Predicted 3D model of a 90-nucleotide RNA (c-di-GMP-I riboswitch aptamer) from Mesobacillus harenae. NCBI's taxonomy places the organism under Bacteria, Bacillota, Bacilli, Bacillaceae, Mesobacillus. The sequence was found by an Rfam model in a public genome assembly.

[in-house]
């Protein structure tokens, strides 16, 4: 280094579920607990998908109900791009 990840070492992350917080959800934290991960580190910028309090719509109508939309709310362990790193090897 804008290269690769056979073998090897310290190592490292940590689904699904489970338990307690948290949130309107969707998910997030923490603790167990490992299906996997060489960027399963970081950034929602482009696609993508998950949600719908809030807002708007329509349709009923007794303070609302009901059905669709909408992300300004999220997923980096869907993809692609940014960006910065341990070991080997080249």
């Nucleotide at each position: 280094c804008a290269c690769a990840g056979a073998a090897a070492a310290a190592g490292g992350c940590a689904a699904a579920c489970c338990a307690g917080c948290u949130g309107a959800a969707a998910g997030g934290c923490u603790g167990g607990g490992a299906c996997g991960c060489a960027a399963a580190g970081u950034c929602a910028c482009g696609g993508g998908u998950c949600u719908a309090a809030g807002g708007g719509a329509u349709g009923a109508g007794g303070u609302u109900c009901a059905u669709g939309c909408u992300a300004u709310g999220g997923c980096a362990g869907c993809c692609g791009g940014a960006u910065u790193a341990c070991c080997u090897g080249g």